[in-house]
Molecule: transfer RNA
Organism: bacterium
RNA sequence: GCCGGAGUAGCUCAGGGGCAGAGCAACCGCUUCGUAAGCGGUGGGUCGCGAGUUCGAUUCUCGCCUCCGGCU
Numbered sequence: 001g002c003c004g005g006a007g008u009a010g011c012u013c014a015g016g017g018g019c020a021g022a023g024c025a026a027c028c029g030c031u032u033c034g035u036a037a038g039c040g041g042u043g044g045g046u047c048g049c050g051a052g053u054u055c056g057a058u059u060c061u062c063g064c065c066u067c068c069g070g071c072u
Stems, first nucleotide, its partner, number of pairs: 001071007010024004018055001026042005048064005
């Protein structure tokens, strides 16, 4: 330099045009004499950045950045 993959909550990841979600973690509560476990709830997101397409973009297109793998 070229090719491919990934980037979404503190962490691991889903979602692939119309409400942003799960598990774990955090916090609050129930239960217990108490702790753990269990159960219920609450909060937490510029969906990597910029532009384009569209009535509408996390999703499609282009560029850039970061990480991973391959080729030379």